Small-subunit ribosomal RNA from an uncultured bacterium, 1462 nucleotides, folded computationally.
The prediction has a mean pLDDT of 84.
[in-house]
RNA sequence: AGGGUUUGAUCCUGGCUCAGAACGAACGCUGGCGGUAUGCUUAACACAUGCAAGUCGAACGAACUUAGGCCUAGCUUGCUAGGAACGGUUAGUGGCAAACGGGUGAGUAACGCGUGGGAAUCUACCUAGUAGUACGGAAUAACUAUUGGAAACGAUAGCUAAUACCGUAUAAUCCCUUCGGGGCAAAGAUUUAUUGCUAUUAGAUGAGCCCGCGUUAGAUUAGCUUGUUGGUAGGGUAAUGGCCUACCAAGGCAACGAUCUAUAGCUGGUCUGAGAGGAUGAUCAGCCACACUGGAACUGAGACACGGUCCAGACUCCUACGGGAGGCAGCAGUGAGGAAUAUUGGACAAUGGGCGAAAGCCUGAUCCAGCAAUACCGCGUGAGUGAUGAAGGCCUUAGGGUUGUAAAACUCUUUCAGUUGGGAAGAUAAUGACGGUACCAACAGAAGAAGCACCGGCUAACUCCGUGCCAGCAGCCGCGGUAAUACGGAGGGUGCUAGCGUUGUUCGGAAUUACUGGGCGUAAAGCGCGCGUAGGCGGUUUGGUAAGUUGGAAGUGAAAGCCCAGGGCUCAACCUUGGAACUGCUUUCAAAACUGCUAAACUAGAGUGUGGUAGGGGACAGUGGAAUUCCUAGUGUAGAGGUGAAAUUCGUAGAUAUUAGGAGGAACACCAGAGGCGAAGGCGACUGUCUGGACCACUACUGACGCUAAGGCGCGAAAGCGUGGGGAGCAAACAGGAUUAGAUACCCUGGUAGUCCACGCCGUAAACGAUGGGUGCUAGAUAUCGGGGCUUUUAGCUUCGGUGUUGAAGCUAACGCAUUAAGCACCCCGCCUGGGGAGUACGGUCGCAAGAUUAAAACUCAAAGGAAUUGACGGGGACCCGCACAAGCGGUGGAGCAUGUGGUUUAAUUCGAUGCAACGCGAAAAACCUUACCACCCUUUGACAUACUCGUCGCGGAACUCAGAGAUGAGUUCCUUCAGCUAGGCUGGACGAUGUACAGGUGUUGCAUGGCUGUCGUCAGCUCGUGUCGUGAGAUGUUGGGUUAAGUCCCGCAACGAGCGCAACCCUCGUCCUUAGUUACCAGCGGAUAAUGCCGGGCACUCUAAGGAAACUGCCGGUGAUAAGCCGGAGGAAGGUGGGGACGACGUCAAGUCAUCAUGGCCCUUAUAGGGUGGGCUACACACGUGCUACAAUGGCGGUGACAAUGGGAAGCUAUACCGUAAGGUAAUGCCAAUCUCUAAAAGCCGUCUCAGUUCGGAUUGGGGUCUGCAACUCGACCCCAUGAAGUUGGAAUCGCUAGUAAUCGUGGAUCAGCAUGCCACGGUGAAUACGUUCCCGGGUCUUGUACACACUGCCCGUCACGCCAUGGGAGUUGGUUCUACCCGAAGCCGGUAAGCUAACCUUUUAGGAGGCAGCCGUCCACGGUAGGGUCAGCGACUGGGGUGAAGUCGUAACAAGGUAG
Repeated sequence: AGGGUUUGAUCCUGGCUCAGAACGAACGCUGGCGGUAUGCUUAACACAUGCAAGUCGAACGAACUUAGGCCUAGCUUGCUAGGAACGGUUAGUGGCAAACGGGUGAGUAACGCGUGGGAAUCUACCUAGUAGUACGGAAUAACUAUUGGAAACGAUAGCUAAUACCGUAUAAUCCCUUCGGGGCAAAGAUUUAUUGCUAUUAGAUGAGCCCGCGUUAGAUUAGCUUGUUGGUAGGGUAAUGGCCUACCAAGGCAACGAUCUAUAGCUGGUCUGAGAGGAUGAUCAGCCACACUGGAACUGAGACACGGUCCAGACUCCUACGGGAGGCAGCAGUGAGGAAUAUUGGACAAUGGGCGAAAGCCUGAUCCAGCAAUACCGCGUGAGUGAUGAAGGCCUUAGGGUUGUAAAACUCUUUCAGUUGGGAAGAUAAUGACGGUACCAACAGAAGAAGCACCGGCUAACUCCGUGCCAGCAGCCGCGGUAAUACGGAGGGUGCUAGCGUUGUUCGGAAUUACUGGGCGUAAAGCGCGCGUAGGCGGUUUGGUAAGUUGGAAGUGAAAGCCCAGGGCUCAACCUUGGAACUGCUUUCAAAACUGCUAAACUAGAGUGUGGUAGGGGACAGUGGAAUUCCUAGUGUAGAGGUGAAAUUCGUAGAUAUUAGGAGGAACACCAGAGGCGAAGGCGACUGUCUGGACCACUACUGACGCUAAGGCGCGAAAGCGUGGGGAGCAAACAGGAUUAGAUACCCUGGUAGUCCACGCCGUAAACGAUGGGUGCUAGAUAUCGGGGCUUUUAGCUUCGGUGUUGAAGCUAACGCAUUAAGCACCCCGCCUGGGGAGUACGGUCGCAAGAUUAAAACUCAAAGGAAUUGACGGGGACCCGCACAAGCGGUGGAGCAUGUGGUUUAAUUCGAUGCAACGCGAAAAACCUUACCACCCUUUGACAUACUCGUCGCGGAACUCAGAGAUGAGUUCCUUCAGCUAGGCUGGACGAUGUACAGGUGUUGCAUGGCUGUCGUCAGCUCGUGUCGUGAGAUGUUGGGUUAAGUCCCGCAACGAGCGCAACCCUCGUCCUUAGUUACCAGCGGAUAAUGCCGGGCACUCUAAGGAAACUGCCGGUGAUAAGCCGGAGGAAGGUGGGGACGACGUCAAGUCAUCAUGGCCCUUAUAGGGUGGGCUACACACGUGCUACAAUGGCGGUGACAAUGGGAAGCUAUACCGUAAGGUAAUGCCAAUCUCUAAAAGCCGUCUCAGUUCGGAUUGGGGUCUGCAACUCGACCCCAUGAAGUUGGAAUCGCUAGUAAUCGUGGAUCAGCAUGCCACGGUGAAUACGUUCCCGGGUCUUGUACACACUGCCCGUCACGCCAUGGGAGUUGGUUCUACCCGAAGCCGGUAAGCUAACCUUUUAGGAGGCAGCCGUCCACGGUAGGGUCAGCGACUGGGGUGAAGUCGUAACAAGGUAG
């Protein structure tokens, strides 16, 4: 410090997610030791048992006990009895403590806490000081007696003490005071000294009270308050105060957030962070609050009291049923809850606390121990040497690699743990729970001690096997559908280590709430616009002030913690000393620049004035013409209207058209403009009246009067609503006609609200410049509107104000903006924080309603989005090409047959190919074979290869016998008798046998592959290097202007060059020349024949096959830009690529082929291998493709007999002759081929037939033959005789072809025993048409749009149906909380009364009084009750929408002009 994730790729915006640190944690696996910390975060839920607050006999009476000592008596001189009392123990009275210490965080949003101040207070014990401590009195516990009760606990009578209680005296001080005066104390104990007690002053300590500032969220909580706010008087308190009461006034709080609701103890600190911040408030420390729930007071210095009291309530327990008892949020412990948190331990030795004069007693505070890897820190589980790189494991290309110096082995060491011995400090005299602990020493032996997670990227670390979208993983992206580094296991590796992972939470990264430190044209985000209140901000100069600001000083900011420097535990954690810091608050001194305040002044901001100017600015009233429609009348006749085409509609009752007149409503052509005005919405005929604003010139006046603007107020298109008018045209709804699969639409014919007016509502729009307002600054150019000045009067210069275009700097993610900023700055307001849910629900406000406004959450996704790029696509555009269309010729689709395919059938009908680019395709030949399929029979190291072991020496050929359907098996006879050599059955070779490795597979995967092929397409494209531009993907080059068949060439150009393609080079045909001249040829010469290059001869010609020549827009003219080129012409065999072929760029289609071949993985191995016989691939209701033959006269039939080329031939082609109607047969000849042969060419010509299902057509069927072949039944071809089907030119649709082409005619070849309508090739005859590029199809280039990128066979929307999830409404119902009114009114304080009761004091004493008490009454008041509201939550039949879910239904709304722009 960043990384991953939106895309084909890019930049940006933006969310999600990861790496870090931390924890009072929990869970999983594992676990050696020690130190130091920490340990119910949940039920402030309920609690058994024990302990946690007592002490003082030196305050008091009394009781008990006295072993031992003292006294007395009896006397058996060491026993008994008694007494006093030193003592001891203690229930009770009394004093002090119990208000501390310990626990918890329920409540509390508060002077509760933090911080800093303040005045009207109290303070037991403690310290210091002053003064005093005199005289009296009456009771009462205990105790005794009687008595009630189960118990708890009492009742009555009597006795008694005090430092318990009361009176009197005194009063330095103190208090009150009308300044005369008045009032208030005490306690003794012990006797030696002390210690108490009373009053008071001062201090210390502790506590109470008041104030400034700070202290969570919600406005979907906006008003709250009646003791409320203040005053006076009184009461009350330790003390101020509405704290309380009476009276008076009507205040007080609140947008700087009152009230209400929710949540929460606060702080020092802790965690994180660079910091600012954010989160948190366990342990330790300070403060507060609470003690089963609610209320109340008493005592006391202090409490409204955790282990006190009273009352009410809930709960638990005891009970004799009458009544009683209790409060672990003290320490342990139990149950419950929970993912989860310890021992019913030891000791008062230390530190501290209470009481006491003290000894001492008490102390679950505390100090220790126990449990827990809960956290932090430290240590160990050994060290050295050790290669044959052992064994085993794993991988392997089979060689090896790795585990790995790791182990073993050898040599050492003993920390920790263990055993034994010694043994502290903590204590300054005694006293040590911890503890025989820490620590030290000795001993033995490598001995007792390693796991966890991860290994696709982020992120360090890779292979094999298993699995096969299954099982599973996953923090995000995402893995898994047969070769998974992502699942599970293993080997290996990486990381951390007595721990390691996971989960949860917090901060960080996140500049992702932005103070430091973000944004708002298009990504989320500028209110529709204005006026203006509060608030915020504010021009120039001078003086004053000192609130802000700055500096100095003082106080405070507890300790601990953090940080720094030291010190102590062997180190560290931990502990300890000092410093710094605590960024804050308060007080004070000083400064006066800036802000504020104040005083005075100024004119540059703002406004006023005077004179002009432009304008659809606004309101009201009036006027006008054109047009539509309607009405009346005329002319006139059959249509009109409407559309892509129609129809509905109107019209013979006279429409449309046309002429004239009239009615009515709405809107204002031309002018008109990128123009004007207005704040925006918006404003358009003309005239008048009223009225707002702007601009220019002049510079007279005021003197900061300004800017912005939360709330507030006003304006605000269209549609809509209310009331009343109006209604020509247009036109939601609606009706009809069309279109369509449907058409609740688009189109057409009608048509009502509405549109118009008046008044009143609504308050929203893509209300847009998607750009808030104001001020200043920062190059220009150009157009235009309004005004002014100058001038050379002009397309001039200049100055203000507006409206546009272009453009510099700058900005921006880019697009773009650019003096009218989206630039540079300042001020103010509004708004944003991932997508969806949702601008929705609920609540509030507004509205007549429609609805508007304010505005969430659950849940869900990992994206959603902006700009730009490259492609692809478009029922977008431009240009161009192609038998693409058009123009033509001939076909297919109809018939019969052939052939292939689908389907069906079958035991099998083997397999593959499936739009173009499968279908006369693989197959250039299925009767057997082929053959892969089926049925049956048979073989198992195999039909074929290699190796090992053993045997034989061959093998092979011919004939025969037996079994069998055959493969095969058993046997006989004959022929033949391998090579090398070291001479060895040695080597090779062959055959056989056994067993094992293995063979074999047309089994599977063409989506694991190689190779080959098809297709776009012989289309003109596809790229690279360097440079340049761009943040980048990319662009440029390759685009543009011409031109070409062509990215062909030329010109221009931030490009310059280059490569693969194009073209050319290659083959062939066309012309000529040279060479050569047999088997080809024969002009001239000769010979022979019935005739023929037949022969001699010749190489001239044809031809053959080698080599050359020739064509290049080379020449001329025109055109073009003087270019490239194009057009025409000449010459030429051929002219602009001369014709044809071979040749196929980068790539696309997971195109085709595992069945040509090769090959990875998987599968079969007496079978999915091998052999055989027979069958099948040839089936047949049907559908399709490709062909052949026809339908006839451009023809059939008969006759005639002219002219080709390419090829083939020895298991061959066959002359010739004969036989047969013929297929063919018999005999026989030539040829291994320019020699012989196939070989006859056919269309042609002549004659006939005369338009018929025919002398067309030949299917089908019957009969008879021929040939091939082991074999023609399934299932061959051909011939002859007979038979003579459909078919009379073919619907929608569709194919080929541009010249020696189509059409037509025949010929040859491969395959092949035989089989050709298919395929490949050859020649003969030989056309028509192309205006042209609008349209269909395909392609190329440029451009445009895009929500597509698996790329339009794309993407994608909504209803319905089904599953799941959360949520709104909902008759109601349950509970919490709160408010108001009323009722009740325990305990208790206070007040009143008190005829009952009453010790202290007084008196005039049978008694009375003062004072007090019970009782009763009253105010206040907890709980409770009744009634009615508010609010929150749970449940709820039914219901609404929402989200989500590989393959449901219906349509096709959006994205391209998305087919009606959205």
Its Rfam family is "Bacterial small subunit ribosomal RNA".